The RNA shown here (FMN riboswitch aptamer (RFN element)) has 129 nucleotides and comes from Coprothermobacter platensis DSM 11748. The source organism's lineage runs through Bacteria, Coprothermobacterales, Coprothermobacteraceae, Coprothermobacter and Coprothermobacter platensis. Of the family's consensus pairs, 100% are formed in the model. The coordinates come from a structure-prediction model, not an experiment, and the mean pLDDT is 80.
RNA sequence: GGUGGCCCUCGAGGACCGGUGAGAUUCCGGUACCGGCGGAAAUAGUCCGCAACCCUUGGUCCGCAACCAGGGUGGAGCUGGUGGAAUUCCAGCACCGACGGUGAAUAGUCCGGACGGGAGAUGGGCACU
Numbered sequence: 001g002g003u004g005g006c007c008c009u010c011g012a013g014g015a016c017c018g019g020u021g022a023g024a025u026u027c028c029g030g031u032a033c034c035g036g037c038g039g040a041a042a043u044a045g046u047c048c049g050c051a052a053c054c055c056u057u058g059g060u061c062c063g064c065a066a067c068c069a070g071g072g073u074g075g076a077g078c079u080g081g082u083g084g085a086a087u088u089c090c091a092g093c094a095c096c097g098a099c100g101g102u103g104a105a106u107a108g109u110c111c112g113g114a115c116g117g118g119a120g121a122u123g124g125g126c127a128c129u
Stems, first nucleotide, its partner, number of pairs: 001129004006124002009121002015031005032109002034097002036050004045095002054072007077093005099112003
C1' cells in the first nucleotide's frame, strides 16, 4: 500500500408583504429564500449514479409490527464567455421540489413521522496480505 469486517463522531436547508374569503404562512399578486451523498479532464438542485420518500417480493414470524436481503418508481437547463478541458466556473435568462397533516382551502419554505433512517464523510484500532 491492498482486502475484509469492527468501533467513535458527523451526516437537509429555506418567507415575508398585500389581496380574496367564514376559513389560506397552502389559493391569487408581488418580492425573496433553500439546495443531501458520491462521480468525472474543472467547483453541479437541473449531467451520470445513489440516498431519502412511496410501492412491492422473499426471509425471520401463526399473523402484525420491526428487522434483514432484493426489485420497482423517482422532478428540473439552456444561451453566450473563458479555458487544453466546464450542461459544474463567469454572465444572462429559465426551471424543479417526496409522503401524511391542515376547523369548511390546494404547502420546496408551516406542523408531523424524525431525538428516526440514510447515501456517505472524517478518525481509530483489528485480522489477512